Predicted 3D model of a 344-nucleotide part of an RNA (large-subunit ribosomal RNA, domain IV) from Ulnaria acus. A source record names the gene rrnL. Model confidence (mean pLDDT): 84 of 100. Its Rfam family is "Bacterial large subunit ribosomal RNA". Its family is annotated with ribosome and structural constituent of ribosome in the Gene Ontology. The full RNA is in RNAcentral, with records from ENA and SILVA. The organism belongs to Ulnaria, within Eukaryota.

Context: one part of a larger RNA
RNA sequence: UUGUGUUGAAGGAACUCGGCAAAAUGACUCCGUAACUUCGGGAGAAGGAGUAGCUUUUAAUUAUUCGCAAUAAACUAGCGAGUAUUUAUAGCUGGCACAAAAGUGAGGAUAGCGACUGGUUAAUAAAACCAUAGGUCUUUGCCAAAUUGAAAGAUGAUGUAUAAAGACUGACGCCUGCCCAGUGCUGCAAGAGUAAAUGUUUUUGUAUUCGUACUUAGACUAUAAUCCCCAGUAAACGGCGGCUGUAACUAUAACGGUCCUAAGGUAGCGAAAUUCCUUGGCAUUUAAUUGAUGUCCUGCAUGAAUGGCGUAACGACUGUCCUACUGUCUCCAACACAAGCCCA
Numbered sequence: 001u002u003g004u005g006u007u008g009a010a011g012g013a014a015c016u017c018g019g020c021a022a023a024a025u026g027a028c029u030c031c032g033u034a035a036c037u038u039c040g041g042g043a044g045a046a047g048g049a050g051u052a053g054c055u056u057u058u059a060a061u062u063a064u065u066c067g068c069a070a071u072a073a074a075c076u077a078g079c080g081a082g083u084a085u086u087u088a089u090a091g092c093u094g095g096c097a098c099a100a101a102a103g104u105g106a107g108g109a110u111a112g113c114g115a116c117u118g119g120u121u122a123a124u125a126a127a128a129c130c131a132u133a134g135g136u137c138u139u140u141g142c143c144a145a146a147u148u149g150a151a152a153g154a155u156g157a158u159g160u161a162u163a164a165a166g167a168c169u170g171a172c173g174c175c176u177g178c179c180c181a182g183u184g185c186u187g188c189a190a191g192a193g194u195a196a197a198u199g200u201u202u203u204u205g206u207a208u209u210c211g212u213a214c215u216u217a218g219a220c221u222a223u224a225a226u227c228c229c230c231a232g233u234a235a236a237c238g239g240c241g242g243c244u245g246u247a248a249c250u251a252u253a254a255c256g257g258u259c260c261u262a263a264g265g266u267a268g269c270g271a272a273a274u275u276c277c278u279u280g281g282c283a284u285u286u287a288a289u290u291g292a293u294g295u296c297c298u299g300c301a302u303g304a305a306u307g308g309c310g311u312a313a314c315g316a317c318u319g320u321c322c323u324a325c326u327g328u329c330u331c332c333a334a335c336a337c338a339a340g341c342c343c344a
Base pairs, nucleotide, nucleotide: 001339002338003337004336005335006334007333008332010330011329014328019325027051028050029049030048031047036041038171052093053092054091055090058088059087060086062084063083064082065081066080067079068078094098106323107322108321109320110319111318112317113315114314118130119129134169135168136167137166138165139164140163146155147154148153172310173309174308175307177240178239179238182237183236184233185232186231187230191228199220200219201218202217205214206213207212241259242258243257244256245255268302269299280296281295282294283293284292285291
């Protein structure tokens, strides 16, 4: 000097991306316990007090022994006494300290996300990711759909629409707006159009017994599904506007005009895990805050099962604040052990 520990005056997060690490809390008994809440919780909330030893203080508890009275006898219950157990209470005694060591929750407030328990990158990520119960849509009537296999067959299922498969969402509460023009999917009939076979007719060449046979190229005829067309469908893929005028201060625009569109974003929420400008404006928090919370809305580029907004409980999740606590720090020091260094 480094590592691992122990201790530390005064201060107490001033350290730092961040209280990382350390310190602190800790057991049992009793008292006491808020908002909120899905009435189960929250809760060990928080916050307090006690804890050793001795005693023939008193009271109860449990076990056991004996006695009393009831009965023919036994069981059972009652009363009284003794011994031990446990608890409470009272008194006394000792220590600086009585859960005397070890082991053994720090707590509170608030916001975001995900309802929860659970699962995950074996070996740098445990999470807000995945799953989940619940919700919705679509397919499927049974020799089911779907999947697998050249096929036989098998799974589905020794099941039968309260079933099975596929997709999305993700407890619960309040809800889930408008658009079918595009792309998908579904569909009765009509229409338009198309391939080959078919039929009619013309045509090229060869052979010919001149009757034809084969062959080449057109025209017409004839029509299936797909496709076109038409209709439906958004908890299907998805989408959800400009410009401009107007109120008796100004400002703003309930109101009007116009263009475009399939329809022009409803309820909610909003500088947000989404806000570029931006450290937005205001308020609270601080002596001071690019942070946090509340509010505003000018939403570059929120928005409703690609779910929207809330939400008790839960979380080794992510922000912010407070109490306690401390060598994290001001500012380092001492000690113990180990390594290192020098000499042998």